The RNA shown here (transfer RNA) has 84 nucleotides and comes from a Minisyncoccota bacterium. The organism belongs to Minisyncoccota, within Bacteria.

RNA sequence: GCUGGGGUGGCGGAACUGGCAGACGCACUGGCUUCAGGAGCCAGCGAUCGCAAGAUCAUAGGAGUUCGAAUCUCCUCCCCAGCA
Numbered sequence: 001g002c003u004g005g006g007g008u009g010g011c012g013g014a015a016c017u018g019g020c021a022g023a024c025g026c027a028c029u030g031g032c033u034u035c036a037g038g039a040g041c042c043a044g045c046g047a048u049c050g051c052a053a054g055a056u057c058a059u060a061g062g063a064g065u066u067c068g069a070a071u072c073u074c075c076u077c078c079c080c081a082g083c084a
Base pairs, nucleotide, nucleotide: 001083002082003081004080005079006078007077010026011025012024019067028044029043030042031041032040046057047056048055049054060076061075062074063073064072
């Protein structure tokens, strides 16, 4: 240099054929239980603004197509594999 695969909350990892982004697990927070801890059980858990209700933003970065994009197209960055 060429080809293919990939980048999603703190971490792993889903999202069907474009239609509620973050299922599920881990971690974390609060509670129950315990002398205390662990395990177990119950509830919560993206960010910003807000007293709250709620609003806005968020899938590596940017642009495009579309009523609608994590998903399709183009450019850039990064990682992995193969070829040269």
RNAcentral holds the sequence, with entries from ENA. Model confidence (mean pLDDT): 80 of 100.